[in-house]
RNA sequence: GGGGCUGUGGCUCAGUGGCAGAGCCUCUGCUUGACAAGCUGAAAGUCCCGGGUUCAAUCCCCGGUGUCUCCA
Numbered sequence: 001g002g003g004g005c006u007g008u009g010g011c012u013c014a015g016u017g018g019c020a021g022a023g024c025c026u027c028u029g030c031u032u033g034a035c036a037a038g039c040u041g042a043a044a045g046u047c048c049c050g051g052g053u054u055c056a057a058u059c060c061c062c063g064g065u066g067u068c069u070c071c072a
Stems, first nucleotide, its partner, number of pairs: 001071004006066002010024004018055001026042002029039002048064005
């Protein structure tokens, strides 16, 4: 330099053109003599950035950029 994959809460990942979800973590309450485990509820997201298509984009298209990987 070129090709491919990928970017979604603090972490690991789903997801589909029409309200953004799960597990872990954190916090509240219940339980215990206490801790852990368990149960309950809550908080935490400009869906990497910019533009385009569309009534409507996290999703489709274009460009950029970060990670990983292959080739040189």
Predicted 3D model of a 72-nucleotide RNA (transfer RNA) from Gekko kuhli.